[in-house]
Context: one part of a larger RNA
Molecule: small-subunit ribosomal RNA, central domain
Organism: uncultured marine bacterium
RNA sequence: CUGGGCGUAAAGCGCACGUAGGCGGAUUAGUAAGUUAGAGGUGAAAUCCCAGGGCUCAAACCUGGAACUGCCCUUAAUACUGCUAGUCUUGAGUUCGAGAGAAGUAAGUGGAAUUCCGAGUGUAGAGGUGAAAUUCGUAGAUAUUCGGAGGAACACCAGUGGCGAAGGCGGCCUCCUGGAUCUGUACUGACACUGAGGUGCGAAAGCGUGGGGUAGCGACCAGGAUUAGAUACCCUGGUAGUCCACGCCGUAAACGAUGACAACUAGCUGUUGGGAGACUAUGUCUUUCAGUGGCGCAGCUAACGCUUUAAGUUGUCCGCCUGGGGAGUACGGCCGCAAGGCUAAAACUC
Repeated sequence: CUGGGCGUAAAGCGCACGUAGGCGGAUUAGUAAGUUAGAGGUGAAAUCCCAGGGCUCAAACCUGGAACUGCCCUUAAUACUGCUAGUCUUGAGUUCGAGAGAAGUAAGUGGAAUUCCGAGUGUAGAGGUGAAAUUCGUAGAUAUUCGGAGGAACACCAGUGGCGAAGGCGGCCUCCUGGAUCUGUACUGACACUGAGGUGCGAAAGCGUGGGGUAGCGACCAGGAUUAGAUACCCUGGUAGUCCACGCCGUAAACGAUGACAACUAGCUGUUGGGAGACUAUGUCUUUCAGUGGCGCAGCUAACGCUUUAAGUUGUCCGCCUGGGGAGUACGGCCGCAAGGCUAAAACUC
């Protein structure tokens, strides 16, 4: 390299958009680049192979043939691919209509609760634990009532419910914005799919600047316990942080550990959002499209299991793997304020 693979054994980029490239629906005509057939030229000799020959044989040598699977030119064929011109509507998209949704950004607003502050009532305990202690409290705590402050999160509804490409998204209301779905008409007419590089988005933690925070929680830290010890598990405190704005970081068991798109392949049952129809009509049934669950045949799988949301049967394109350790490390390069990230070996060893 051919190959064989990628749910769990090594292996799907965290996700999308998109450049080059690859690949691409139905049909007509032309062309003849690829393709196919024939003819010609060339493909040095030697070597290889085949048939002979002479050195006693062999090797080596000599003669002849074949071969040199290639390239060039020419004549023809036109199914397929390409190219040129035209037509089409089923792929893709646009338009009008309908309803669903924690989809996004910004602004506003509400109640419960925790904590703190002020005041009232009230008196000796309260906290906490397996048991305790540190801690708080006669300077009046805990409990309880009223008033106030501030920050953060949104109980019930809530659901193998919904939306989003993924990360993710949940009080209420408003502006603006994105996407998907369904039904029917009209329109464009292959405009499609994938996508090396590239670009953007990307939980938490972390970083920079400025706010916010005596709220709650809480790495680090301090103290109390436990213990042989206890740099822990438990308890009392508590700083960064958690929150906001802007800018970085670019990683996660970023998981369905399952790349995207398309086609085909038994059924049964639930659920979400639409459509159509029937009827005993404000509901029940039947059916259909789009999602989302449970089972299950064929098939696949090493097994577990997957099974129209495939890990089945196929096609197109991309990414990735090639024994364990060394190592996702060193060196170099690129990126970053840093932390570090991306790319990525070898010696050696089993």